Description:
The prediction has a mean pLDDT of 79. A computed fold for a 124-nucleotide RNA from an uncultured bacterium, annotated as SAM riboswitch aptamer (S box leader). It was read from a public genome assembly, where an Rfam model found it. The model forms 97% of the base pairs in the Rfam consensus.
[in-house]
RNA sequence: ACCUCAUCCAGAGGGGCAGAGGGAUACGGCCCGUUGAAGCCCCGGCAACCACCCGAGAGCACUCGCCCGCGAGGCCGCUCAGAGCACGGUGCCAAUUCCGGCCUGAACACAGGGCAGAUGAGAA
Repeated sequence: ACCUCAUCCAGAGGGGCAGAGGGAUACGGCCCGUUGAAGCCCCGGCAACCACCCGAGAGCACUCGCCCGCGAGGCCGCUCAGAGCACGGUGCCAAUUCCGGCCUGAACACAGGGCAGAUGAGAA
């Protein structure tokens, strides 16, 4: 790189260097940018995907009782939901992934769904 799964309408600032582009790609729009884009550096912040931690709340397993499919028990097992945590591994800090091109909805950059992309985890 490829593959699988999940999420993507919320959130998040200053300074220095730099000097013209940037918003994933080619396209169509529409925005941002010398009132300083991209990039690099310093400090800061947002965020719960992984990690850590709580958790009898739910299910399965287990133990006991019995009216044999019901009841009770306890995080001492597993899974899931939910909460905490920004210390660790990432990620992110204009606009819905800025919107659209494909399908459906009479038409529609309006809605729903896709394709693609981004991020994380896994596998390899």